Predicted 3D model of a 328-nucleotide part of an RNA (large-subunit ribosomal RNA, domain IV) from Guinardia delicatula. A source record names the gene rnl.
[in-house]
Context: one part of a larger RNA
This record gives sequence, structure tokens and C1' cells, in this order.
RNA sequence: UUAUAUUGAAGGAACUCGGCAAAAUGACUCCGUAACUUCGGGAGAAGGAGUAACUUUAUUAGGGCAACCUAAUAAAGUUGUCACAAAAUCGAGGACAGCGACUGUUUAUUAAAAACACAGGUCUCUGCAAAUUCGUAAGAAAAUGUAUAGAGACUGACGCCUGCCCAGUGCUGUAAGUGUAAUAAAAAAAGUAUAUGCUUUGAUUAGAAAACCCAGUAAACGGCGGCUGUAAUUCUGACGGUCCAAAGGUAGCGAAAUUCCUUGGCAUUUAAUUGGUGUCCUGCAUGAAUGGCGUAACGACUGUCCUACUGUCUCCAAUAUAAGCUCA
Repeated sequence: UUAUAUUGAAGGAACUCGGCAAAAUGACUCCGUAACUUCGGGAGAAGGAGUAACUUUAUUAGGGCAACCUAAUAAAGUUGUCACAAAAUCGAGGACAGCGACUGUUUAUUAAAAACACAGGUCUCUGCAAAUUCGUAAGAAAAUGUAUAGAGACUGACGCCUGCCCAGUGCUGUAAGUGUAAUAAAAAAAGUAUAUGCUUUGAUUAGAAAACCCAGUAAACGGCGGCUGUAAUUCUGACGGUCCAAAGGUAGCGAAAUUCCUUGGCAUUUAAUUGGUGUCCUGCAUGAAUGGCGUAACGACUGUCCUACUGUCUCCAAUAUAAGCUCA
């Protein structure tokens, strides 16, 4: 000096991206316990008190013929290496917000999460020799199942809800119509002089799906506007005009895991805050199963604050052990 431990005056997060690390809490008994809530929880919430040994009394249980002995509990008293869960093991707690409902799963070897899954919801296909999938096939899974079943896709407990658009792309349907291929029919023409034939061309007619046309469908892929005037100061614009579009973003939420300008404005938290929370709405570029907004419980998740606690720090010091250095 380094590593691992132990201790530390006064202060107590001033450290730092961040209380990282350490400290603190810790058992049992009794008391006590808030908001919120899906009434189950939250909850060991929080917060407080007691705990040793001996004596006496009472109760209970066991043993003993009995006196009584042992153990536990309660009350009162006594004692002190005293302050007694004497060691070890062994929850820090609270408040607000985001995300995900939850238990679970995951990048064996830098990521455990807000990602995946999930119960629940919806849509589509499938009538059984099922759809779907594997295989060249035979055949197999689906299934020794039968629409309360099976397959595919999206969403993701629960509560309140899920607006408008079918113009584009896709899918579904399609009586009639347009339209063509192989094929079928076939007027006619050409070649040939062994000919009632043979060969070739062929107008025209009939003729499937796809395609065109038409319609439906958004919990299918997706999309969801400008300009301009206007109210007794000003501002704003309920109201009007006009252009475009398939329709012009509804309810909600909103500087957000989304906000560029931006450290937005205001309030609160601090002595001081690019942070946190609440509110506003001027949403560069929110928005409804690509789900929207809430939500008790839960989380080795993320952000902020408070109490306790401490060598994280002001500011370092000492001790123990091991290594390091020199010699052998």
C1' cells in the first nucleotide's frame, strides 16, 4: 500500500448518476393499527410495552397411598456479572406517481424487465373422408375428438367504454352482364385427278375460373383537413362563408415511457430543484382490442420525498488477519 473484517469524537446523505455499499430493524407474548378496497385484503400496517434467576400465592396438566414433586400460565415480591429474545439464526418502515392486473416464463455465459405467457374478450375458417398441418405417395397429427369441438389471428384480470370512414389494399359474395383458353359444332375456300375420297385453312356459334362490373366487410390492413369573417374596451369565437375529402379524431387522457420550441405557465415540495406531484392545454407528432381511461392486491421493475440509521461523506484514523517489500 492492497484485500477481508472490527471500532470511531462532532455532524448525519453534506457522498453519489442514484443511500451503491455499510449501518439500522429482526424472535415470542400482550396492546394497538390509517387511507383505500374487487370486502378477500391492506396488516407483521404504523406505533408501543414486556422477556433473567429466586420466593410466595392461585389455577391447570402429569405423577405419587400420602406429605408432596415436576411443568406451564397469571399476580405480588426479592436479588444483580444487572437492564436479561444477553450467543447464533433473524422483516427497516412510511408517502406519492409510472408501467404491467396477479402466481409464472425469458437472452445456459454482460439484459429478469414495462418484454413473453396468462385467465377473460373478439373476429375468421371448419358439418367430419372437417378445416389446418406434415409427406412425392401410402399414410399420419387434428381425434378414438364432432361447433360448449378443432384450427388461425388480435387483445390481455376487473370496472366504465370501444366513436366516424368501405375511396385505396385485402377478404367474402355475386342472379344477370362484359370476356377468353383448351374443346365442340360449322358456312365456305384452297391443294390433289386411283375422287361419294384425302389433306389444309377456317368466318361464325357454343364454351370455366381469373379479370372487369356490382355489393358487403374495420375487435380486416389501415385512415380520421385547410383558409377566412364574426359578440357594447381588449381577448376569445358559441355563429357564418368557402375549398377539399371515403371520413375529417368522438368519449377520454394530455409538456405524457409520446412535447421539438422547453428548464412551457401556475401551484406545491427545498434556503436553493433541468427532478417529483397537482393543474392548465398552445397535442412539433395523444386517442379508443395496433385497444382508451381508471383500478384494490401484487413487483429482486422505474422516478420522487420523509423517518430511522449509519465512515457514503466533511476527513480520515486505529486494530486484527492475509498478501506485498528486504534477507535466508